[in-house]
RNA sequence: GCCGACAUAGCUCAGUCGGUAGAGCAACGCAUUCGUAAUGCGUAGGUCGCCGGUUCGAGUCCGGCUGUCGGCU
Repeated sequence: GCCGACAUAGCUCAGUCGGUAGAGCAACGCAUUCGUAAUGCGUAGGUCGCCGGUUCGAGUCCGGCUGUCGGCU
């Protein structure tokens, strides 16, 4: 230099054919216990890496950029 994959909650990851985003763990609150752990219930937490484009509508499609990983030279 070229090619490909990936980027979504604090962490690990889903998200179908484009229709306004979820799970587990962690955190916090409550219940339970003499107390802790475990368990149960609940709450909060997101410009979906960035900038544009297409569309009535984009996490999803298109282009560019950045970062990480892999391959080729």
The RNA shown here (transfer RNA) has 73 nucleotides and comes from a Bdellovibrionales bacterium. The source organism's lineage runs through Bacteria, Pseudomonadati, Bdellovibrionota, Bdellovibrionia and Bdellovibrionales. Its Rfam family is "tRNA". Rfam's curators write: Transfer RNA (tRNA) molecules are approximately 80 nucleotides in length. The sequence was found in a public genome assembly.